[in-house]
Molecule: transfer RNA
Organism: Propionibacteriaceae bacterium
Formats: sequence, C1' cells, structure tokens
RNA sequence: GUACCUAUAGCUCAGCUGGUAGAGCAUCUGGUUGUGGUCCAGAGGGUCGCCGGUUCAAGUCCGGUUAGGUACC
Repeated sequence: GUACCUAUAGCUCAGCUGGUAGAGCAUCUGGUUGUGGUCCAGAGGGUCGCCGGUUCAAGUCCGGUUAGGUACC
C1' cells in the first nucleotide's frame, strides 16, 4: 500500500428482512439478615467510534474517515 473483520451501558456481548436500543455482570435504593454475603424487588446509566448521504423512518443500507485485528505485498 491492497483486501477483509471489529467498534452498541462502567465490563462482556445481543440486536433477524430498516420501524420507539436490550441481556448478564457491576453500581445505587428497598426487602431479607445480629453485620456482611447470598437471595428477592426496583432504579439510574447510551450522540450505537466520528463526519456526511439515502429514506416518512438508520445501530442496521451507501460513501468517507479514525482506532484495533487478520491476510497478502
């Protein structure tokens, strides 16, 4: 340099053929407990890497770009 893959909550990851963004763990609150842990109930937390385009509507499709990875040169 070329091709491909990945980027979504604090962490690990889902998200189907475009239609209001989710799970587990973690955090916080309450219950339970003599205290803690376990267990139960609930809550908070997101510009979906970034910039644009298409569309009534984009995490998803298209272009560019950044970072990481793999292969080839």